RNAcentral holds the sequence, with entries from Rfam and Ribocentre. A computed fold for a 60-nucleotide RNA from Heyndrickxia ginsengihumi, annotated as Fluoride riboswitch aptamer (crcB RNA motif). NCBI's taxonomy places the organism under Bacteria, Bacillati, Bacilli, Bacillaceae, Heyndrickxia. Its mean pLDDT, the model's own confidence on a scale to 100, is 76.
RNA sequence: CAUAAUUGCGGCGAUGGAGUUCGCCUUUAACUGCUUUAAGCUGAUGACUCCUACCUUUAA
Numbered sequence: 001c002a003u004a005a006u007u008g009c010g011g012c013g014a015u016g017g018a019g020u021u022c023g024c025c026u027u028u029a030a031c032u033g034c035u036u037u038a039a040g041c042u043g044a045u046g047a048c049u050c051c052u053a054c055c056u057u058u059a060a
Base pairs, nucleotide, nucleotide: 001008002007010025011024012023013022016051017050018049019048020047021046033041034040035039
């Protein structure tokens, strides 16, 4: 947003993408991590399985 509806579509779950699944939201929406609020730290997922990007080390 549509519907008679407990339904469908769509959106969201701190950094990109794919599949499955769970939860939330209906547009003044859901959502927007942590620490001493100052400079830092962690994580590409809400969860599972992957792809890509990035950082460090080693070897050729």